Transfer RNA from Camelus dromedarius, 72 nucleotides, folded computationally. NCBI's taxonomy places the organism under Eukaryota, Gnathostomata, Amniota, Eutheria, Camelus. The sequence is in RNAcentral, with records from Rfam.
[in-house]
RNA sequence: GGGGGUAUAGCUCAGUGGUAGAGUGCAAGCUUAGCAAGCAUGAGGUCCUGGGUUCAACUCCCAGGACCUUUG
Numbered sequence: 001g002g003g004g005g006u007a008u009a010g011c012u013c014a015g016u017g018g019u020a021g022a023g024u025g026c027a028a029g030c031u032u033a034g035c036a037a038g039c040a041u042g043a044g045g046u047c048c049u050g051g052g053u054u055c056a057a058c059u060c061c062c063a064g065g066a067c068c069u070u071u072g
Base pairs, nucleotide, nucleotide: 001071002070003069004068005067006066010024011023012022013021018055026042027041029039030038048064049063050062051061052060
């Protein structure tokens, strides 16, 4: 240099065009003498960046930067 892949909540990951979710963590409530566990609740997101297509894009297309991998 060429090919392939990844990016979404603090972390690990779902989400194949129609209001963005789970587990875990965090906060506070119930429970306990207290802690843990359990139960119910809440906060937390520029979906890597910039364009394009579309009535509508995390999702499709193009370009760019980052990381992983493969090949020379």